Large-subunit ribosomal RNA, domain IV from Euglenaria anabaena, 326 nucleotides, folded computationally.
Context: one part of a larger RNA
């Protein structure tokens, strides 16, 4: 020197990314318990106080009186640290076997859409088989995720559904027509029936696509630029251009904000970080759901209180390596 432990004067997070690790609380019993709340919670909130041993009453358990001894009575060991504010997810659950446990996943709830049963869907060239020995309060698919209070506007583009008048349009059908091939006729030059057989082919001819309507808890998508009010700023109002329509309630420097450590506020001596607020939203916004929200989280982030060797700044000590000798 490493390591695993104990102990420490004053001081108490000045350590650091960040109280990480340590300390600390800790059992029973008995008082006491807030804010908010979905009234069930939140609660072991939180703060406190007491606990040996004897003797007497009472009914044993225990209570209560008295009295006793310690510095110290859950006398050893086992045994919750706690509060306040915020984001995120309601919640209990799962999950990267072996670097992530989470705010991912899933959830009960909501919603859309598809299936009438030889169901829709799926696997298999098929037979068949799950679905299901089920039947629309059943199953399958996609989004959303407890509750509450809500979910705005565009159907122009794609998608999906309904229509059927016209355009367009396969295969197959096919009037017509134009070659081969030859019985037969011939002036020997040729013409050529009928059957087979090659081509061209008006015409009819579905679905689909054009067309027409609807559908946004389908995919999506929701502007610019001037002016203007008796100070100044500002701009409730006007003009104009364009679109399918121009982002509504609600939130908002936010897990979203480039300038930006935006400005006010509180919190501290001193706060790029935290809370409250503002709106100038580079680039929030309504089920790729939006704003709350008690309860709950080895979740993140901010601040108190208690505690400490986390440090000011190290020192003692036990034990096990190491190292020297054997």
């Nucleotide at each position: 020197c490493u390591c695993u432990u104990u102990c420490u004067a004053a001081g108490g997070a000045a350590c650091u990314c960040g109280g990480c690790a340590a300390a600390a609380u800790g059992a029973c019993u008995c008082u006491g318990u807030a804010a908010c709340u979905u009234c069930g919670g939140g609660a072991g909130a939180a703060a406190g106080a007491g606990u040996g041993c004897c003797u007497u009453a009472c009914u044993u358990u225990g209570u209560a009186a008295g009295g006793u001894c310690g510095c110290a009575g859950u006398a050893g060991c086992a045994a919750g640290a706690u509060c306040c504010a915020a984001g995120c997810g309601a919640c209990u659950g799962u999950u990267u076997a072996c670097c992530a446990a989470a705010a991912a996943c899933a959830c009960a709830g909501g919603u859309c859409u598809c299936c009438g049963c030889u169901a829709a869907g799926u696997u298999g060239a098929a037979a068949a088989a799950c679905u299901a020995u089920g039947u629309a309060u059943g199953g399958g698919g996609g989004c959303u995720g407890a509750c509450g209070c809500c979910u705005g506007c565009c159907c122009a583009g794609u998608g999906c559904c309904g229509g059927a008048a016209g355009g367009u349009u396969a295969a197959a059908g096919a009037a017509a027509u134009c070659g081969g091939u030859u019985a037969a006729c011939u002036u020997c030059g040729g013409u050529g029936a009928a059957g087979c057989u090659g081509g061209u082919g008006a015409c009819u001819g579905a679905a689909g696509c054009c067309c027409u309507g609807g559908u946004g808890a389908a995919c999506g998508g929701c502007a610019g630029c001037c002016g203007u009010a008796a100070c100044u700023a500002u701009a409730a109002c006007g003009g104009u251009u364009c679109u399918a329509a121009g982002g509504u309630a609600g939130c908002g420097a936010a897990a979203u904000u480039c300038c930006u450590u935006g400005u006010c506020g509180g919190g501290u001596a001193a706060g790029u970080u935290c809370c409250g607020a503002c709106c100038c939203g580079c680039a929030c916004g309504a089920a790729a759901g939006g704003c709350g929200u008690a309860a709950c989280g080895a979740u993140u982030u901010g601040g108190a209180u208690a505690c400490u060797g986390u440090c000011u700044c190290a020192g003692a000590a036990a034990g096990a390596g190491a190292c020297u000798c054997g």

NCBI's taxonomy places the organism under Eukaryota, Discoba, Euglenozoa, Euglenophyceae, Euglenaria. Its Rfam family is "Bacterial large subunit ribosomal RNA". Its family is annotated with structural constituent of ribosome and ribosome in the Gene Ontology. The full RNA is in RNAcentral, with records from ENA. Model confidence (mean pLDDT): 87 of 100.